[in-house]
RNA sequence: CUAGAAAAAGGCAAACUAAGGGAAACUUUAGGACGCAAAACCACCGGCCUGUGGACAAUUAAUUGUCUAUGGCAGCGGGGUUACCGAGG
Numbered sequence: 001c002u003a004g005a006a007a008a009a010g011g012c013a014a015a016c017u018a019a020g021g022g023a024a025a026c027u028u029u030a031g032g033a034c035g036c037a038a039a040a041c042c043a044c045c046g047g048c049c050u051g052u053g054g055a056c057a058a059u060u061a062a063u064u065g066u067c068u069a070u071g072g073c074a075g076c077g078g079g080g081u082u083a084c085c086g087a088g089g
Base pairs, nucleotide, nucleotide: 001088002087004085011036012035016031017030018029019028020027021026034075040081041080042079044078045077046076047073048072049071051070052069053068054067055066056065057064058063
């Protein structure tokens, strides 16, 4: 530097359950393992989700849709930063 075939030291922890936080998406801790070679960290780009405010459109109306501000997801993809193990060069 390259990739993760085999092995080993080990690591993380989906769904679900309980308790706490939040308006919600979601999150924290404990239990629990579906999976993971970056399932470590960062919302920069795309994507998805969210309640509230604003604008616009449709509808007789209730309401619905689109855009936008704010927020969430790093276990959706890309990008950036750092790192264990052995293998090959």
c-di-GMP-I-GGC riboswitch aptamer from Psychromonas sp. SA13A, 89 nucleotides, folded computationally. The prediction has a mean pLDDT of 79. NCBI's taxonomy places the organism under Bacteria, Pseudomonadota, Gammaproteobacteria, Alteromonadales, Psychromonas.